[in-house]
Molecule: transfer RNA
Organism: Flavobacteriaceae bacterium
RNA sequence: GCCAAAGUGGUGGAAUUGGUAGACACGUCGGAUUCAAAAUCCGAUGCUAGCGAUAGCGUGUGGGUUCGAGUCCCACCUUUGGUA
Numbered sequence: 001g002c003c004a005a006a007g008u009g010g011u012g013g014a015a016u017u018g019g020u021a022g023a024c025a026c027g028u029c030g031g032a033u034u035c036a037a038a039a040u041c042c043g044a045u046g047c048u049a050g051c052g053a054u055a056g057c058g059u060g061u062g063g064g065u066u067c068g069a070g071u072c073c074c075a076c077c078u079u080u081g082g083u084a
Stems, first nucleotide, its partner, number of pairs: 001083007010026003019067001027045006046057004060076005
């Protein structure tokens, strides 16, 4: 250089014929329990605006296709593997 695969919250990891993004687990925070803790159980947990209801934004970056994109197309970036 060329070819292929991958990139999703704080972390791992789903969403696979394009149709509610973040299921599930871990972590963190709050509570219950305990003399105290561990373990266990319950609840919350992307960002911004708003008292709130809610609204907008968010899948490596930038574009495109589509009524609708994590998913399809193009370019680029990063990582991994292959190859001369």